RNA sequence: GUCUGUGAUCAAGCGCCGGUCCUCUUCGAGGUGACCCUCGAGGAGGCGACGAGGCAGAGGGAGAAUCGAGCCGUCGGCGGGUGCCCUCUCGGCUUCUCACGGUCGUCACGGGACGGGACAAAUCCGGGGAGCGAUCCCCGGGACAAAGCCCUCCCGACGUGAGCU
Numbered sequence: 001g002u003c004u005g006u007g008a009u010c011a012a013g014c015g016c017c018g019g020u021c022c023u024c025u026u027c028g029a030g031g032u033g034a035c036c037c038u039c040g041a042g043g044a045g046g047c048g049a050c051g052a053g054g055c056a057g058a059g060g061g062a063g064a065a066u067c068g069a070g071c072c073g074u075c076g077g078c079g080g081g082u083g084c085c086c087u088c089u090c091g092g093c094u095u096c097u098c099a100c101g102g103u104c105g106u107c108a109c110g111g112g113a114c115g116g117g118a119c120a121a122a123u124c125c126g127g128g129g130a131g132c133g134a135u136c137c138c139c140g141g142g143a144c145a146a147a148g149c150c151c152u153c154c155c156g157a158c159g160u161g162a163g164c165u
Base pairs, nucleotide, nucleotide: 014079015078016077017076019075021046022045023044024043025042026041027040028039029038030037031036050068051067052066056089057088058087059086060085061084090105091104092103093102094101096163097162098161099160100159109156110155111154112153113152115150116149124141125140126139127138128137129136130135
């Protein structure tokens, strides 16, 4: 340096699968004039959630962890997880500073109601590729959300002590 094998990574609305469903194939049984169909067993495969939003650090805990889109198998299940709860640390706000307390997480009070504006992918249309097939992948075109967010209003919270001026 080359070849072969093995492991790790290339995943966080993410990954996986022994059920169900679907495809191909072998064998057997049944039906039929035949093509072929049905059932059973075996083998090999396919599908199995469409995006938006979401992470201060460490440790622990529970288990249906936000939002909408859709032709609703997006069935059923497993694992994980930026959500939730507790502790500590760090940080913002709470007063100019500090401590304690409260509350939140860098967009750094919480809850509720009306309103406002915006943004997505699949689906869809067109084309191409892989596979016997189920099915999968890529390119192009056009469209459509909600939450978060912003405005107004309501409710709750906005504390105690010390220092400085």

This is a predicted structure of a 165-nucleotide RNA (glmS glucosamine-6-phosphate activated ribozyme aptamer) from an Acidimicrobiia bacterium. Its Rfam family is "glmS glucosamine-6-phosphate activated ribozyme aptamer". About the family: This entry contains a glucosamine-6-phosphate activated ribozyme that is found in the mRNA for GlmS. GlmS is an enzyme that uses fructose-6-phosphate and glutamine to generate glucosamine-6-phosphate. The ribozyme catalyses self cleavage of the glmS mRNA that is thought to regulate GlmS activity. Rfam classes the family as a riboswitch. It was read from a public genome assembly, where an Rfam model found it. The organism belongs to Acidimicrobiia, within Bacteria.